[in-house]
RNA sequence: UCAUGACAAAGCCCAACCCGGAGCGAUCCGGUGACGGAAAACUAUAGGGUCUUUCCGAGACAGCCAGUUGCCAUG
Numbered sequence: 001u002c003a004u005g006a007c008a009a010a011g012c013c014c015a016a017c018c019c020g021g022a023g024c025g026a027u028c029c030g031g032u033g034a035c036g037g038a039a040a041a042c043u044a045u046a047g048g049g050u051c052u053u054u055c056c057g058a059g060a061c062a063g064c065c066a067g068u069u070g071c072c073a074u075g
C1' cells in the first nucleotide's frame, strides 16, 4: 500500500417505541433504549436518490446508493 473480516480482540456508534423541547412540515436536540453496523465517522442541488413545504422559492435526510478518511486482526 492492497485485499478480506461483525462468527476475532480491545473499543466505538445507536434503530424503533416512549418522555420533554424546537419547527408549518420533513426532521432536529436532550433523556431512555439497543434493532443493527467493518466505518452507522465526515461529505447535502458542486454525485445520484428520497422526503417536506408558508410550493417551483426554500428546507430536510449520510442507518438509501455513492465519494472521502480512519482503528484492529489476518494474508
Base pairs, nucleotide, nucleotide: 002075003074004073005072012037013036018031019030020029021028022027035063041068042067043066047065048064049061050060051059052058

A computed fold for a 75-nucleotide RNA from a Mollicutes bacterium, annotated as c-di-GMP-I riboswitch aptamer. Model confidence (mean pLDDT): 82 of 100. The source organism's lineage runs through Bacteria, Bacillati, Mycoplasmatota and Mollicutes.